Notes
Model confidence (mean pLDDT): 86 of 100. Large-subunit ribosomal RNA, domain IV from a marine metagenome, 328 nucleotides, folded computationally.
[in-house]
Context: one part of a larger RNA
RNA sequence: CCGUGGAGAAGGAACUAGGCAAAUUGACGCUGUAACUUCGGGAUAAAGCGUACCACCUUCUGGGUGGUCUCAGUAAAAUGGUCCAACCAACUGUUUAGCAAAAACACAGGGCCCUGCAAAAUCGAAAGAUGACGUAUAGAGCCUGAUACCUGCCCGGUGCUGGAAGGUUAAGGAAGGGUGUUCGACGCAAGUCAAAGCUCCUGACUGAAGCCCCAGUAAACGGCGGCCGUAACUAUAACGGUCCUAAGGUAGCGAAAUUCCUUGUCGGGUAAGUUCCGACCUGCACGAAUGGUCUAAUGAGUUGGACUCUGUCUCCUCCACGAGCCCG
Numbered sequence: 001c002c003g004u005g006g007a008g009a010a011g012g013a014a015c016u017a018g019g020c021a022a023a024u025u026g027a028c029g030c031u032g033u034a035a036c037u038u039c040g041g042g043a044u045a046a047a048g049c050g051u052a053c054c055a056c057c058u059u060c061u062g063g064g065u066g067g068u069c070u071c072a073g074u075a076a077a078a079u080g081g082u083c084c085a086a087c088c089a090a091c092u093g094u095u096u097a098g099c100a101a102a103a104a105c106a107c108a109g110g111g112c113c114c115u116g117c118a119a120a121a122u123c124g125a126a127a128g129a130u131g132a133c134g135u136a137u138a139g140a141g142c143c144u145g146a147u148a149c150c151u152g153c154c155c156g157g158u159g160c161u162g163g164a165a166g167g168u169u170a171a172g173g174a175a176g177g178g179u180g181u182u183c184g185a186c187g188c189a190a191g192u193c194a195a196a197g198c199u200c201c202u203g204a205c206u207g208a209a210g211c212c213c214c215a216g217u218a219a220a221c222g223g224c225g226g227c228c229g230u231a232a233c234u235a236u237a238a239c240g241g242u243c244c245u246a247a248g249g250u251a252g253c254g255a256a257a258u259u260c261c262u263u264g265u266c267g268g269g270u271a272a273g274u275u276c277c278g279a280c281c282u283g284c285a286c287g288a289a290u291g292g293u294c295u296a297a298u299g300a301g302u303u304g305g306a307c308u309c310u311g312u313c314u315c316c317u318c319c320a321c322g323a324g325c326c327c328g
Stems, first nucleotide, its partner, number of pairs: 002322007010314002014312001019309001027051005036041001038146001052068007069073001081307007088299002093105002109144004114139002121130003148293003152224003157221002159217005166212003172206002176202003180198002184193003225243005252286001253283001264280005
């Protein structure tokens, strides 16, 4: 000097990002137990008291009376610290084997959509298999995530579903037209005319789905305005005007795990509070199953506060054991 234990005057979180670590609490019995609540809980809430040994009595794993000793009777060991408030997630559960255990995943519950069975969906050139030896109270996909109260407006875009009048449209088919070739006819020749076929090209017309088109659909992907004026103090604007839109954000919540300005403003708590709690609303840039809001219980979750307690600290000291180091 380091590590692991143990003890500590007075104070008691002043330490620190943060009570991290340590300390406190602790067993059993009795008394007693709040808000809130989904009436089950919360709850070992909290808070308080008792506990050994001996003799006698007794209704005898117990109880009662009297007595004895210690600083101390769950005498050692094992063995919850507690409370208040907020956020998130309902819960038990699952996860990054080896830096993340969570607010992430899952979940019961809710919804949409597909599928009538040789099902849809999936694997596979196929045969075949899973689905399922199941049959719509079933199976697949997607979203949300207990319960409670709810889930507003927009179908213009994209998607999906339905429709079939019209437009467009492939391969294929195809009337007609043309290129090359030339049986034949005419001509002295050059050449001209020219049937049938073959060949290549062109091609009116015909030709499905799709797309255009017409509807529906948002617990499908998604979206949910601006400017100006106005009330008898001022301020504000129930009200009016105007432009644009598919429609202009409803309920609820709101400086929030979302608020830039911002340590917003007011209130509470502190002697003092960029955090915290309660409000306000000016929501840079909340908002309704990409769910909204509340919520008992639960949580090795996050945040703020209080009590107890303590070497975390004021401020360090000592002891034991084990390393290192120094001397020999």
The full RNA is in RNAcentral, with records from SILVA.